A computed fold for a 318-nucleotide part of an RNA from a marine metagenome, annotated as large-subunit ribosomal RNA, domain IV. The coordinates come from a structure-prediction model, not an experiment, and the mean pLDDT is 84. The full RNA is in RNAcentral, with records from SILVA.
[in-house]
Context: one part of a larger RNA
RNA sequence: CGCAAUUGAAGGAAUUCGGCAAAAUUGCUCUGUAACAUUUGGAUAAGGAGAACUUUAGUUUAUAAAGUAACAUAUAAGAGGGAGUGGCGACUGUUUAUCAAAAACACAGGACUUUGCAAAAUAUAAUUAUGUUGAAUAAAGUCUGACACCUGCCCAGUGCUUUAAAGUAAAAAACUGUAAGUAUUGCUUACUAGUUUAAGCUCAAGUAAACGGCGGCUGUAACUCUGACGGUCCGAAGGUAGCGAAAUUCAUCGGCGGGUAAGUUCCGUCCUGCAUGAAUGGUGUAACGACUGCUCCACUGUCUCCAAUUGCGAUCUA
Repeated sequence: CGCAAUUGAAGGAAUUCGGCAAAAUUGCUCUGUAACAUUUGGAUAAGGAGAACUUUAGUUUAUAAAGUAACAUAUAAGAGGGAGUGGCGACUGUUUAUCAAAAACACAGGACUUUGCAAAAUAUAAUUAUGUUGAAUAAAGUCUGACACCUGCCCAGUGCUUUAAAGUAAAAAACUGUAAGUAUUGCUUACUAGUUUAAGCUCAAGUAAACGGCGGCUGUAACUCUGACGGUCCGAAGGUAGCGAAAUUCAUCGGCGGGUAAGUUCCGUCCUGCAUGAAUGGUGUAACGACUGCUCCACUGUCUCCAAUUGCGAUCUA
């Protein structure tokens, strides 16, 4: 000097991206326990008190009285820190074996689509197999993700489904035609032209819990501001309910309020949403979380500011 530990005056997060690490709490008995709530929880909430041993009484305990020893009686070890408030995800669960455990995946629940059984779907060149020794309360695919309240408008584009009138649409074939040959009710060969014929496409309709989309400019109220109201252009329709400087807000450390002596973070509110928004789900939400932001109490060598002790040590010095 390094590593692993123990202890520490006064202060107590001043440290730091951040209380990281450490400390503190811890079991049992009695007591007591808030908001909120899906009435189950929250909850070991929080907070408070107690304890050894001996003798006597108590049938035994509980308990009461008296006494004994120590610095220390849940005598060692082992054993929750707590509270408040946001975000996300309902939850238990799953995951990058070996830098990510999460807000990602899954999930019960919801919805749409396909499928009538020799099912659809999947594997295969095929036989065949799975689906299934199942049968639409079933099976498969896609999206969403408990629960509560809800889920607006647009079918113009793309997709899907349906219709089959009209138009268009291939090769082959057949027929007709032309020419040649021939053994001539015809047959063969060649040629070009025409006619007939599918799905598809065009056309038409439906469909958004299909992919997706959901506006400008301008005038206007008797202070000013604002614009319920009007005009005009474009469009398939012009963003509804909600939420909103947000895991989304550039300008931005937005304005106001709260907390601090002081707060680019945090909480509440406003709405001027660069570029929110409804199963690409919207908004809430008790419980839950080795998730993430902020605050407080307790606690401490994290720090002011380091010191002492114990054990071990590659390296260095003697």
It matches the Rfam family "Bacterial large subunit ribosomal RNA".